[in-house]
RNA sequence: CGCUUAUAGAGAAAGGCAGAGGGAUUAGACCCGAAGAAGCCUUAGCAACCUGUCACUAGACAAGGUGCUACAUUCUACUCCAGCAUUAAUGAACUGGGGAAAGAUAAGCU
Numbered sequence: 001c002g003c004u005u006a007u008a009g010a011g012a013a014a015g016g017c018a019g020a021g022g023g024a025u026u027a028g029a030c031c032c033g034a035a036g037a038a039g040c041c042u043u044a045g046c047a048a049c050c051u052g053u054c055a056c057u058a059g060a061c062a063a064g065g066u067g068c069u070a071c072a073u074u075c076u077a078c079u080c081c082a083g084c085a086u087u088a089a090u091g092a093a094c095u096g097g098g099g100a101a102a103g104a105u106a107a108g109c110u
Stems, first nucleotide, its partner, number of pairs: 002109006013043005021032003026077004044069003048066003051062004073102001078099006084091002
């Protein structure tokens, strides 16, 4: 790198260096950014998974290993259902709710 499984509308900051971008890709929007983006370092915090303790039943606590600390995975795109329209089919647009795909994180495997 790849494969499998699980999770995600909650939660969580400051300082230093640095100097223009960032929010995964593509497209469209929207937002953040010189009152300082990305990245690196330090400290702090959060608690998804592993780990540990208590329960044994769901869970609670801790924060050791990863991870994370703007906006729902920022929103939409593929597909299904319902509404809506029409008073019969039919589905353009819009609204709402599911499922997938893709990405992210964790654990395991080759």